Predicted 3D model of a 327-nucleotide RNA (Bacterial RNase P class A) from Aequorivita aquimaris.

């Protein structure tokens, strides 16, 4: 000085015109408007994979199915998530034995869909008589008899309590459905209309996926013409929140004090244009100043919140261990 693994972080700025959506103040009629002063996207807002708050549901109960998870400990609101730790794989490095193959031990990083094959069914290339009801091969040996004994072959594995559970299943433990187009309130609207069929408790239809049961149900249910209304407000942005400093714990992660207030739109605001300025690359330049030309990625909030995949231009910071150049 390259380039390698792990982990973290950041992820363009300033300013000036003109715009756009809430908030606070005035003017105004609590309005519409004006004005002023102030905020106004992310590390992933993304996929919508996982749990979780929250609300609803006219049994949300029971039975059977279903699906999810899987060494141990822990955190957490919970998780399939994240810390630890243990055991297996793969990759590198030292070290010791050997002539080599290789064998043992140690370390570093990384990964695991790591409960059960000793309940029962299923599979199994090649090679091999023969791969799980041994249809027992070849050679010896043995017995009234029988793969009974041994040995050879093949192959990872040949009766061994054999191998496989990202094979059925089996065990344990979760799991009640729908999701903010949830719900709530409050305006407006034909319409408690009209035609046709069926029904009124001995009940159509219908919820609760399935079966039982258990509820709702007459101003009903089904179909059909031809019409209305689709606007607001609340849910909703002070929350498992953020920063910081001390303690605790290997760690995740908890505790305590102080500080802070940080988008709330609804067909959806957060933008556009100009200057300047920073970083990257490329030429010019003996190197440095400088000059000219490109480039600044992925992307867009939609009730929230913890997580995991996935995109990602460019920078920066920490370990670790090995390698190769020049002096």
């Nucleotide at each position: 000085g390259c380039a390698g693994c792990a982990g973290g972080c950041c992820g363009c700025c300033u300013u000036a015109u003109c715009g756009c959506u809430g908030c606070c103040g005035a003017a105004g009629u609590u309005a519409a408007u004006u004005c002023g002063a102030g905020a106004g996207a992310g590390g992933a807002a993304a996929g919508u994979c996982c749990g979780g708050a929250c609300a609803c549901c006219a049994a949300a109960g029971g039975g059977a199915a279903g699906c999810a998870u899987a060494g141990c400990g822990g955190c957490u609101a919970a998780c399939g998530g994240c810390c630890g730790u243990c055991g297996g794989g793969a990759u590198c490095c030292c070290c010791g034995c050997c002539u080599u193959c290789g064998c043992g031990g140690g370390g570093a990083u990384u990964u695991c869909a790591g409960g059960a094959c000793a309940a029962g069914u299923g599979c199994a290339a090649c090679a091999g008589a023969a791969a799980g009801g041994a249809u027992g091969u070849a050679c010896a040996g043995g017995u009234a008899a029988u793969g009974c004994u041994g040995u050879a072959g093949u192959g990872a594995a040949a009766u061994c309590a054999g191998g496989u559970a990202a094979a059925c299943u089996c065990u344990a433990u979760g799991c009640g459905g729908u999701g903010a187009a949830a719900u709530g309130c409050c305006a407006c609207g034909u319409a408690a209309a009209c035609c046709u069929g069926u029904g009124c408790u001995a009940g159509a239809g219908g919820g609760u996926a399935c079966c039982c049961g258990c509820c709702c149900g007459a101003u009903g249910c089904a179909g059909g013409a031809g019409g209305g209304u689709a606007g607001g407000c609340a849910g909703a942005u002070u929350g498992a929140g953020c920063g910081u400093a001390u303690g605790g714990g290997u760690a995740a992660c908890c505790a305590u004090a102080c500080g802070u207030c940080u988008a709330g739109a609804u067909a959806a605001a957060u933008g556009a244009u100009a200057a300047g300025g920073c970083c990257c690359c490329g030429a010019u330049g003996u190197u440095a100043a400088a000059u000219c030309g490109g480039g600044g990625a992925c992307a867009g909030a939609a009730c929230c919140c913890g997580g995991c995949u996935u995109a990602u231009a460019g920078g920066c910071c920490u370990g670790c261990a090995u390698u190769u150049u020049u002096u």
It matches the Rfam family "Bacterial RNase P class A". By type it is a ribozyme. Gene Ontology terms of the family: tRNA processing, dimeric ribonuclease P complex and ribonuclease P activity. The organism belongs to Aequorivita, within Bacteria.